[in-house]
RNA sequence: ACCUUAUUCAGAGUGGUGGAGGGACUGGCCCGAUGAAGCCCGGCAACCAGUAGGGAUUUGUACAACUACAGUGGUGCCAACUCCUGCAGAAGAGAGAUCUUCUGAGAGAUAAGGG
Numbered sequence: 001a002c003c004u005u006a007u008u009c010a011g012a013g014u015g016g017u018g019g020a021g022g023g024a025c026u027g028g029c030c031c032g033a034u035g036a037a038g039c040c041c042g043g044c045a046a047c048c049a050g051u052a053g054g055g056a057u058u059u060g061u062a063c064a065a066c067u068a069c070a071g072u073g074g075u076g077c078c079a080a081c082u083c084c085u086g087c088a089g090a091a092g093a094g095a096g097a098u099c100u101u102c103u104g105a106g107a108g109a110u111a112a113g114g115g
Base pairs, nucleotide, nucleotide: 002114003113004112005111006110007109008108013041015040016039017038021031022030023029025086027084028083042078043077044076047074048073049072050069051068052067053066055063057062082107087104088103089102090101091100092099093098
């Protein structure tokens, strides 16, 4: 590379630096010199490690689901639902082009595990 599982309408700065880009990709639509990305500081959150319960399973050392706490460590995140969308289906509106809503899938992101 790739595979598995979980989550994905909550939350987070009037800071410093930096100087033109950014929001994965497609098509849109946005953000940006009233200052983008990046970096520093700050913050949010609680996936993993941690603590306390909990008790499935096991001959047993052990220890699963689940619940709560904490915020020390490992990540992550800090415009807009993952900004919307892309594939399939359903309902509705419209003369039609087309539009709206819903469901599922896909893709992406993050974590943990595998590899």

This is a predicted structure of a 115-nucleotide RNA (SAM riboswitch aptamer (S box leader)) from Halanaerobacter jeridensis. The organism belongs to Halanaerobacter, within Bacteria. Its mean pLDDT, the model's own confidence on a scale to 100, is 83. Its Rfam family is "SAM riboswitch aptamer (S box leader)". Rfam describes the family as follows. The SAM riboswitch is found upstream of a number of genes which code for proteins involved in methionine or cysteine biosynthesis in Gram-positive bacteria.